[in-house]
RNA sequence: AGAGUUUGAUCAUGGCUCAGGACGAACGCUGGCGGCGUGCUUAACACAUGCAAGUCAAGGGGAAAGUUUUGCUUCGGCGGGAUGAGUAUACUGGCGGACGGGUGAGUAACGCGUAGGCGACCUACCCAUAAGAGAGGGAUAACCCAGCGAAAGUUGGACUAAUACCUUAUAAUACUAUUUUAUUGCAUGAUUUUAUAGUCAAAGGGUGCCAAUUUAUUGGUAUUGCUUAUGGAUGGGCCUGCGUUCCAUUAGUUAGUUGGUAGGGUAACGGCUUACCAAGGCGACGAUGGGUAGCUGGUUUGAGAGAGCGAUCAGCCACACUGGGACUGAGAUACGGCCCAGACUCCUACGGGAGGCAGCAGUGAGGAAUAUUGCGCAAUGGGCGAAAGCCUGACGCAGCAACGCCGCGUGGGGGAUGAAGCUUUAUGGAGUGUAAACCCCUGUAAGUAGGGACGAAAGUUACCUAUACGAAUAGGAUGGGUAUUUGACGGUACCUACAGAGUAAGCUCCGGCUAACUCCGUGCCAGCAGCCGCGGUAAUACGGGGGGAGCAAGCGUUGUCCGGAAUUACUGGGCGUAAAGGGCGUGUAGGCGGUAUUGUAAGUCAGAUGUAAAAGGCUACGGCUUAACCGUAGAUUGUCAUUUGAAACUGCAGUACUUGAGUGCGAGAGAGGGUAGUGGAAUUCCCAGUGUAGCGGUGAAAUGCGUAGAUAUUGGGAAGAACACCAGUAGCGAAGGCGGCUACCUGGCUCGUAACUGACGCUAAUGCGCGAAAGCGUGGGGAGCGAACAGGAUUAGAUACCCUGGUAGUCCACGCCGUAAACGGUGAACACUAGGUGUUGGUCCCGACGUGUCGGGAUCGGUGCCGCAGCAAACGCAUUAAGUGUUCCGCCUGGGGAGUACGAUCGCAAGGUUGAAACUCAAAGGAAUUGACGGGGGCCCGCACAAGCGGUGGAGCAUGUGGUUUAAUUCGAUGCAACGCGAAGAACCUUACCAAGACUUGACAUGUCAGAAGUAGCGAACCGAAAGGUUAGCCACCUGUAAAAUCAGGAACUGUCACAGGUGCUGCAUGGCUGUCGUCAGCUCGUGCCGUGAGGUGUUCGGUUAAGUCCUGCAACGAGCGCAACCCUCGUCGCUAGUUAAAUUCUCUAGCGAGACUGCCCUGCAAAACGGGGAGGAAGGUGGGGAUGACGUCAAGUCAGCAUGGCCCUUAUGUCUUGGGCUACACACACGCUACAAUGGGUGGUACAAUAGGUAGCGACAGAGCGAUCUGAAGCCAAUCCCUAAAGCCAUCCUCAGUUCGGAUUGUAGGCUGAAAUUCGCCUGCAUGAAGUCGGAGUUGCUAGUAACCGUGGGUCAGCACACUACGGUGAAUACGUUCUCGGGCCUUGUACACACCGCCCGUCACGUCAUGAAAGUUGGUAACACCUGAAGUCGAUGGGCCAACCCGGUUUACCGGGGAGCAGUCGCCGAAGGUGGGGCUGAUGAUUGGGACGAAGUCGUAACAAGGUA
Repeated sequence: AGAGUUUGAUCAUGGCUCAGGACGAACGCUGGCGGCGUGCUUAACACAUGCAAGUCAAGGGGAAAGUUUUGCUUCGGCGGGAUGAGUAUACUGGCGGACGGGUGAGUAACGCGUAGGCGACCUACCCAUAAGAGAGGGAUAACCCAGCGAAAGUUGGACUAAUACCUUAUAAUACUAUUUUAUUGCAUGAUUUUAUAGUCAAAGGGUGCCAAUUUAUUGGUAUUGCUUAUGGAUGGGCCUGCGUUCCAUUAGUUAGUUGGUAGGGUAACGGCUUACCAAGGCGACGAUGGGUAGCUGGUUUGAGAGAGCGAUCAGCCACACUGGGACUGAGAUACGGCCCAGACUCCUACGGGAGGCAGCAGUGAGGAAUAUUGCGCAAUGGGCGAAAGCCUGACGCAGCAACGCCGCGUGGGGGAUGAAGCUUUAUGGAGUGUAAACCCCUGUAAGUAGGGACGAAAGUUACCUAUACGAAUAGGAUGGGUAUUUGACGGUACCUACAGAGUAAGCUCCGGCUAACUCCGUGCCAGCAGCCGCGGUAAUACGGGGGGAGCAAGCGUUGUCCGGAAUUACUGGGCGUAAAGGGCGUGUAGGCGGUAUUGUAAGUCAGAUGUAAAAGGCUACGGCUUAACCGUAGAUUGUCAUUUGAAACUGCAGUACUUGAGUGCGAGAGAGGGUAGUGGAAUUCCCAGUGUAGCGGUGAAAUGCGUAGAUAUUGGGAAGAACACCAGUAGCGAAGGCGGCUACCUGGCUCGUAACUGACGCUAAUGCGCGAAAGCGUGGGGAGCGAACAGGAUUAGAUACCCUGGUAGUCCACGCCGUAAACGGUGAACACUAGGUGUUGGUCCCGACGUGUCGGGAUCGGUGCCGCAGCAAACGCAUUAAGUGUUCCGCCUGGGGAGUACGAUCGCAAGGUUGAAACUCAAAGGAAUUGACGGGGGCCCGCACAAGCGGUGGAGCAUGUGGUUUAAUUCGAUGCAACGCGAAGAACCUUACCAAGACUUGACAUGUCAGAAGUAGCGAACCGAAAGGUUAGCCACCUGUAAAAUCAGGAACUGUCACAGGUGCUGCAUGGCUGUCGUCAGCUCGUGCCGUGAGGUGUUCGGUUAAGUCCUGCAACGAGCGCAACCCUCGUCGCUAGUUAAAUUCUCUAGCGAGACUGCCCUGCAAAACGGGGAGGAAGGUGGGGAUGACGUCAAGUCAGCAUGGCCCUUAUGUCUUGGGCUACACACACGCUACAAUGGGUGGUACAAUAGGUAGCGACAGAGCGAUCUGAAGCCAAUCCCUAAAGCCAUCCUCAGUUCGGAUUGUAGGCUGAAAUUCGCCUGCAUGAAGUCGGAGUUGCUAGUAACCGUGGGUCAGCACACUACGGUGAAUACGUUCUCGGGCCUUGUACACACCGCCCGUCACGUCAUGAAAGUUGGUAACACCUGAAGUCGAUGGGCCAACCCGGUUUACCGGGGAGCAGUCGCCGAAGGUGGGGCUGAUGAUUGGGACGAAGUCGUAACAAGGUA
């Protein structure tokens, strides 16, 4: 730092996806050790059990058991003293339970953060200072007694104490009221000085020491506690500025509400509360309402700006089962306190009670998911205490968990031209791989054994010592020293020793992105997938194996966040065509604003001060062996506050100016608007005349009109609407829009001038107005046109296009609607930035003349075209910007869903405005490029059409194909480019098919091993259709060895194993070959140039050609494959040679040459290329014919010609044999043959070829036969022998007929080939004598020795030719021409096509799935409102009942009465929960219903893309 993905390719737009980092995580596989951290994100769900807040005996009171002793005794026991012991601590009292610990439900708030304020406040314990602590009094718990109750608990009586409670004295700088002095402040005020009056205190204690005496008290001293006051410290309370989430489909809200006065209340200000008065307060700078959420330091990511989050740690807030309430207290509206209500749980003797883990553990439940009912107060911290000490689930530790971060290990060195195994292979090898084995070492961690910490310093006590207090050498206090004591972790960390490589590696991935490749299996199946996409028989993408890559005690997956994403753009985006300029104006708020100058200092800039907690982050240093982790220090952090200054810019205030803007004056143009009047042409209708049979309409028709007189034509009249020519990328208007002429009313604009005002300006949310057509309402009008509708056509259909009619409407008046491709697809304003050329409205200057015209120039305003710089993805824009800048407004953020739903609002309605989501896709879209295509255009060519000649399509037959049939009718070829094709020849064979019968190393090849001997071979017999099977007989070969009686080897045989074999599959795995476009003229490259690029140029243009053939021109210059030529052949000539009896000039045969090149002349084209004409010549413009087939297209054809990968069969899908089939036959098509006749047929006579072939052959000649043919047989391995022409010509018959045409079919008799002619050959004779009388729509060949007609040969082949191929004979007609059909080439144009029009693609319907809207309703939640009821409790009232302290009075006191103060009770206001009611908001669900999205092969049409066939 980027990458993949839209396309055939390209650029840009734009979304989706990936690579990175992070986590309180979870899941899968795996798992050695240690350190440091972290661990219910869900149900603020419910909780069993234990623990989490007590302490003080030096405030008071003050036990008991036990021991001992003593008295009494009815001997059972009862009582007392001492000790226990001033012990225990239930009680009273003090302090603390408001801290510490948990959680994040609520809260959008002064809750939090930050900066300030309190002149409006409080603060226990602590510290400092000052003063004091006098005199009295009455109760009460515990304890005892008597009751009630299941329990919890509670009642009554009697006794007693205090640092508990009360009265009183004294007292101030306290408080209250009045008064007074000075200083000062931002206001209320603050501080300070003075006087008077009033009000409020207390508590003692024990211990140490000393002293005294009344000998159990007093005094002194020290200490501790208490009271008052002031100050400090700490902690809190309140107020304020600024900051702090989403929704406007939440726009209005508020009655204690906003303010005032008075009373009350509070520690304190305040509507905090009450009464009265006023009517305010908040809000587009977002009130109110709704959703969501604890806030922050920080944390994750990021270059940063930002964005997300708010676990652990720290600060603040809130909460403690839910709701309400107060009490106590310095502090609470109190997590482990109280009261009440509610829900839930538990106990109960049914009467009543108890409880609150969001403390630590733990349980259940929920969930993908989160730990031990551990140890200890040793340390740190907290509470109480004088202290010892006690308490402390705070805390310190340990346990569990790879949950995270960090560190370590699982060994190190050597070790093979390389073991085994596995994988692969071209079978040679290669890989795993120095990896292993093996040899030599080391000893971390784990294990065993031994040693063994730091964390501990205090405190207490004892002694020594210094200081102040003190009468004191006493004493305690404070400081120092010595001694003593204290460890949960833990026998842990750490250290040492020992043995031995021994105990310790997995996970994911390997198509691209993205590092890493092969084999097998599977066969659009199974599966994979983050995106693109893999899988349909050769998958580097699925699954397995081998190998490799990456990370590593982890590795992957899932989820979430940031990044990449400049994809919300402040940094840092856009709006002509990709998403995006409001239809246009006016103008409010707001934003922005000309020149000069003065002041100010809000913004701005600079300095200083304060603060921004700590932790965290960064830097440096240090401590754990390192690191993580931890410590110390430094630097850093605000849009902050206060203060001092600066004054350029902005703001504010003032003064001035004229250039922006406006006014005046003088001119001008105009379809600008409104109203009234008026004109002619045309159309239709009405009346009348003339006139007769059609008119009208169309591609062609018909409906329609017309003999009741149309159309046509002439005259007259009526009505409505629109204004030809002028007319113009001319004019006017803000836009919509505006067009005959005249008048009136009226808006804006331009030019000139420079008299006036003096920034008055620009833009513009909300608002207001205007706003085509269509549509709506009311009333008119209605000629033409004309939705709907009707009819006629067209069509498969035609609810369309075409035609005939025709209603709303179109017109007018008034009122709505408010939208358009309302477009320049381009918001408004201002300034600047080359030009050229038109046009329109003014003004000025110059010139000309015909003196009102023309020409030229300048300038201001409008409107076009071309074009530079610049911009732009390109197209293009370019002073009328899409350039360069400024200001303001509107709008966009992937496609679809959707401009839809719901809500709101406007409208009479139609509908408009505002405007989502679920779901779904990986694209959708722009510009340009190359192709292809078009029922687009231009140019050109071709037997393409036309002009001709002959066929085919009709008949019969032959052949091929389809179909059907069959046991089989083998297989392939299927538009052109399959169909007389593979097949240049199926009776058997061929043959691949079928039936039946056989064989199994095989019909054929190679190799290995073994074997046997009458083996191979020969020739027989039997069974059999044959193949084959079975069985006797004869009998070998080659090499070596002396040796065929033997042995070894070879060939051969038998058996075994490898293998053979396959016309089995795949031509879509292939080679090779072939067809086709097409013998069409094209297809490309190098360098250069142009373009961001794909690409273009060259190859286009103008001519010309058969041709990209050639020429000219040209940012191109050259080149290659094609064209042409070179090759063969025919035609003319020359030369050479030559066989067939001889000769050889010719002819012929076969070899070498010549000749033709637009070379020559004339002419056309500007010139050239080239064309036209001519001469000469056998031949003239590539002379005729052949061979020759560019880059490529069709997954064209062929695995059955051959070859070949892979797959399949292996006693069969191989091989052999017999027979059958490929020859079937209702039918359809294709190539042909023969005909239909007289240009003919029959008969007779007669003439002329060429190419070829021949020994298993051609066969003369002779004879036989009507003939096919047969018999005999010469010659010929061939210019030597063999072999014939036919049409034609000459005669004659037939005379237009199903015939003397035609020959199918059938019968019969023969011939030939061949083992074989039945299925199934060819030929001959005789007889038979079918269809057919020239062929519908259509279709085909051919341009000259061609078509047509005529015969002949050859290949294949035993035989079989209407086919194929070659040969010659006779021998025409026509071509005006390129409009049309088909095919092709070039240029151009459009395109939504690129598998390329056999393309693409739209909508309904049908089926399935999904989400969603509506819906009679049903059922939840929630916040308010109205009314009812009303607990606890504060406050108020009352208080007849009760009542110790104080006061008064009385009796005489073991009291009584009264007063004050108080309490119970009762009442009232408020008041939670509850109830009732009607509405609001928001969920879920709902028969049915609406559209939407998606879904390989459903239906109907063909709307769009080409002029898409009606743009």
Description:
The prediction has a mean pLDDT of 82. Small-subunit ribosomal RNA from a metagenome, 1511 nucleotides, folded computationally. The RNAcentral record of the sequence draws on SILVA. Rfam family: Bacterial small subunit ribosomal RNA.